[in-house]
Context: one part of a larger RNA
């Protein structure tokens, strides 16, 4: 001067409490231990690994293994020497790849000797290469305290001095936020604001978007003339500042109640992460120092493995049902993709899905019926018309190629499960909770992730306890 204390005070956070849904019991899905294996490539490892690097492992990815081959290498640069290259076909071969055959003879400049650029095979070596070690040698980039409110500097001024004061104290805030005070007086990075983005309202601008009032027209239907109001697009600007009233307070900063108002005290939501902690993660994004390898730790192929299963844990997803399952009907979204894409209409098929190709570089065409809900009939408390796993048969999609190991549909099978011990997580409002819908990734493959709407709740007395966390002592 800090850190700590089963010290004090004082105050925050879904920290407890008050509630709602879960997890943990079950099936399967997924990481992960751990065992196994010729390999089950590495990596993350209390909070802050464990549906996490991976936004998608049948080959490929791929770093692993087993076998085949190969060493100036698949890639850079530098000398030479030859040739254009490519490509086809045989032959052997699981394939890299080798042997032979064929066809082959680039472009510019030229003094016709030849040179000079590219692109190839062929030769020597310099050197490539390495997802090989070290993240405890680094950069760059990340998590975490934590969107906690702090953490510091100049002059002054104390103090031998380290240092302290500022930044403490009184009040008040979500805040070092603001007000008084006061050996301080300022100043910087954080806080707030500016940004985006949702809510209200003008204004302007109508196409592909909209249809009030006119007409025209249809079984319907912005379908057509037309309109420029509406709804919306998407520029621009207004709107909220404790402005106004009242109270309280110290006449203060601010608080509490109200009235206007879409909207009220940071309106809601994002982006934004101070000084710095964990020798916190990463040498497998990528750079990079040093060690290492150098006919192998490189580099090319087949085919495997990354899917294994006595087990154990994490995250999930579907369930145990009547506020439900099942059939029929019949409504109502946002936001978002599309050209080697998205595909309609019609037809075929119980069905995946075929056939088919309008139309659409997209406010115009297509993905594209949103589903849960309403409205009728059913099922009658059953391991069932609940649940759906798990096998078996048939087919469908992509792709060279579904065995290992892919995704769906049809018929038939129908298992554990009747609410889950100790113990544990999320969530304060358009929020849990519950319904579908959309994209990335990608041939193909989503229960994951990353958006989008509909439906739409309980409860918080209160800070003594648990976790953390700030200030002062």
């Nucleotide at each position: 001067u800090g850190a700590c204390g089963g010290g004090g005070g004082c105050c925050c956070g879904c920290a407890c409490a008050a509630g709602c849904g879960g997890u943990g019991g079950a099936g399967c899905a997924u990481g992960u231990g751990g065992u196994u294996u010729a390999a089950u490539u590495c990596g993350a490892u209390g909070c802050a690994a464990c549906g996490c690097g991976a936004a998608g492992a049948a080959c490929c990815u791929u770093a692993c293994c087993a076998g085949g081959g190969u060493u100036u290498g698949a890639c850079a640069u530098c000398c030479u020497c030859u040739g254009a290259c490519a490509u086809a076909c045989a032959u052997g071969g699981a394939a890299a790849c080798a042997u032979g055959u064929a066809c082959u003879c680039g472009u510019c400049c030229u003094u016709c000797g030849g040179g000079g650029c590219g692109c190839a095979g062929g030769g020597a070596g310099a050197c490539a290469g390495g997802u090989g070690g070290u993240g405890c040698a680094u950069g760059g980039c990340u998590g975490u305290c934590g969107u906690c409110a702090g953490c510091u500097c100049g002059u002054g001024u104390c103090g031998u001095g380290a240092g302290a004061u500022g930044u403490u104290g009184g009040g008040u805030u979500a805040a070092g936020u603001c007000c008084c005070g006061c050996a301080a007086c300022g100043a910087g990075c954080g806080c707030a604001a500016c940004c985006c983005u949702u809510g209200u309202c003008c204004u302007a601008a109508g196409u592909u978007g909209c249809c009030a009032g006119c007409g025209a027209g249809u079984a319907a239907a912005g379908u057509c003339g037309g309109g420029a109001a509406c709804u919306u697009u998407u520029a621009g600007g207004a709107g909220a500042c404790c402005g106004c009233c009242g109270g309280c307070g110290a006449c203060a900063a601010g608080c509490c109640g109200g009235a206007g108002g879409a909207a009220g005290g940071u309106g809601g939501g994002g982006a934004u992460g101070a000084c710095g902690u964990c020798a916190a993660g990463u040498c497998a994004u990528c750079a990079u120092g040093c060690c290492c390898u150098u006919u192998a730790u490189g580099c090319c192929c087949u085919g495997g493995g990354c899917g294994a299963c006595a087990c154990a844990c994490g995250u999930g997803c579907u369930a145990c049902a009547a506020u439900g399952g099942c059939c029929g009907g019949u409504a109502c979204a946002g936001a978002g993709g599309g050209c080697g894409g998205c595909g309609a209409a019609a037809g075929c098929g119980c069905g995946a899905g075929c056939u088919g190709g309008a139309g659409c570089g997209a406010a115009u065409c297509c993905c594209a019926c949103a589903a849960a809900a309403c409205c009728g009939g059913u099922c009658c408390c059953a391991a069932u018309u609940c649940g759906g796993a798990u096998c078996g048969c048939a087919g469908g999609c992509u792709g060279c190629a579904a065995c290992u190991c892919g995704c769906c549909u049809g018929c038939g099978u129908g298992a554990a499960g009747u609410a889950g011990g100790a113990a544990u997580c999320g969530c304060u409002a358009g929020u849990a909770a519950u319904c579908a819908c959309g994209g990335g990734u990608c041939a193909g493959c989503a229960u994951a992730c990353c958006g989008u709407g509909g439906u739409g709740a309980a409860u918080a007395c209160g800070u003594u306890c648990c976790c953390g966390g700030g200030c002062c002592u």
A computed fold for a 473-nucleotide part of an RNA from an uncultured bacterium, annotated as small-subunit ribosomal RNA, 3' major domain.
It matches the Rfam family "Bacterial small subunit ribosomal RNA".
RNAcentral holds the full RNA, with entries from Greengenes and SILVA.